[in-house]
RNA sequence: GGGCGAUUGGCGCAGCGGUAGCGCAGCUGCUUUACACGCAGACGGUCAUUGGUUCGAAUCCGAUAUUGCCCA
Numbered sequence: 001g002g003g004c005g006a007u008u009g010g011c012g013c014a015g016c017g018g019u020a021g022c023g024c025a026g027c028u029g030c031u032u033u034a035c036a037c038g039c040a041g042a043c044g045g046u047c048a049u050u051g052g053u054u055c056g057a058a059u060c061c062g063a064u065a066u067u068g069c070c071c072a
Base pairs, nucleotide, nucleotide: 001071002070003069004068005067006066007065010024011023012022013021018055027041028040029039030038048064049063050062051061052060
């Protein structure tokens, strides 16, 4: 220098055009003498940034950034 992939709550991931979900962690309550386990509940994300397409974008397109792999 060229090619391909990844970026979504604190962490690990799903979601492939129609209001963003799961597990774990954390919080509250129940249970216990207490802790753990278990059960119930609530919270937490302007989907890396920016522009475009569309009635509508996490999803499609461009650019940028970070990161991983391959080629030279």
A computed fold for a 72-nucleotide RNA from an Alphaproteobacteria bacterium, annotated as transfer RNA. RNAcentral holds the sequence, with entries from ENA. It matches the Rfam family "tRNA". Its family is annotated with triplet codon-amino acid adaptor activity in the Gene Ontology. Rfam describes the family as follows. Transfer RNA (tRNA) molecules are approximately 80 nucleotides in length. Their secondary structure includes four short double-helical elements and three loops (D, anti-codon, and T loops). By type it is a transfer RNA. The organism belongs to Alphaproteobacteria, within Bacteria.